[in-house]
RNA sequence: GAUGGACCGAUUUUUAUCCGGUCCUGUCGGUUGGCGUGAUCGGGUCCUGCGCGGCAGAUGUUUAUGAACUCCGCUAGGUCCGUGAGGAAGCAACGGUAAAUGGACCUCUCUGGGUGACGUGGGGGUUCCUGAUUGCGCUAACCGGCAGGACCGGGUAAAAAUCGGUUUUC
Repeated sequence: GAUGGACCGAUUUUUAUCCGGUCCUGUCGGUUGGCGUGAUCGGGUCCUGCGCGGCAGAUGUUUAUGAACUCCGCUAGGUCCGUGAGGAAGCAACGGUAAAUGGACCUCUCUGGGUGACGUGGGGGUUCCUGAUUGCGCUAACCGGCAGGACCGGGUAAAAAUCGGUUUUC
């Protein structure tokens, strides 16, 4: 010095295998929620009684008007009786009151209703609405198990290549 041989180490590639991680798909189960539906029970919607309130009317209270004569009181003037003193009845006016009418009050009483998101009881219950419990179906999220696929990382084994070292040969 030699693309020689052997051994060792490192790196890269390929293959196989194992482990781990991430994602996806399928399937099963659990928890929670949503929608729909069924069953049971309750309530309302329906009818009705009562209570309470409210509206209307009447009563009642108060006030005003109010009997020309068939309400009361008083009674100017005048009338009647009386010799007289006096007495009697009594119009107008005045005051009060009855029937009636108007206003105010709504404290009491009574009556009525196609009065009331009120309370309470009874009846009824096809439909509709609503609450509770529960079954079923669909669906969403999360968690767990199994299987498969993709990607990434790591370990091991084999082969090949390159590099380095040792040794051997020439």
Annotation
Predicted 3D model of a 170-nucleotide RNA (Bacterial large signal recognition particle RNA) from Dictyobacter vulcani. NCBI's taxonomy places the organism under Bacteria, Chloroflexota, Ktedonobacteria, Ktedonobacterales, Dictyobacter. The sequence was found by an Rfam model in a public genome assembly. The coordinates come from a structure-prediction model, not an experiment, and the mean pLDDT is 76. The model forms 98% of the base pairs in the Rfam consensus. Its Rfam family is "Bacterial large signal recognition particle RNA". Rfam classes the family as a non-coding RNA gene. Its Rfam clan is "SRP clan".